SAM riboswitch aptamer (S box leader) from Flaviaestuariibacter sp., 112 nucleotides, folded computationally. The coordinates come from a structure-prediction model, not an experiment, and the mean pLDDT is 81.

[in-house]
RNA sequence: UACUUAUCCAGAAAGGCUGAGGGUAAUGGCCCACAGACGCCUUGACAACCUGCCGCAACCUGUUGCGUGCAAGGUGCCAAUUCCAUCCGCGCAUCGCGUGGAGAGAUAAGUC
Numbered sequence: 001u002a003c004u005u006a007u008c009c010a011g012a013a014a015g016g017c018u019g020a021g022g023g024u025a026a027u028g029g030c031c032c033a034c035a036g037a038c039g040c041c042u043u044g045a046c047a048a049c050c051u052g053c054c055g056c057a058a059c060c061u062g063u064u065g066c067g068u069g070c071a072a073g074g075u076g077c078c079a080a081u082u083c084c085a086u087c088c089g090c091g092c093a094u095c096g097c098g099u100g101g102a103g104a105g106a107u108a109a110g111u112c
Stems, first nucleotide, its partner, number of pairs: 002111007013043005021032003026086004044078001046076001048075003051071003054067006082104001087101006
């Protein structure tokens, strides 16, 4: 990189450095941004997955499953629903609005 599975309407800040764009394909919007965004570093936080513990259940008795549970070790993450839309279906008061799904993307675990 590719593939598989799961999740993605919740949650989470400061300080320092830097200095012009940024919001993770593209396009159109709409937002953030010299009152310093984005990025990097330090500390801290959050809790999606893995991990450990706790509780309940099952039975192959040490494994599996579940949870408004605890912890925060490994990844991750800390503006706006994955910021919204673009493809398809349905509905409606129809050049739009609403709603469902797909596709794409991100993250985790595993496989090659």
The source organism's lineage runs through Bacteria, Pseudomonadati, Chitinophagia, Chitinophagaceae and Flaviaestuariibacter. The sequence was found by an Rfam model in a public genome assembly.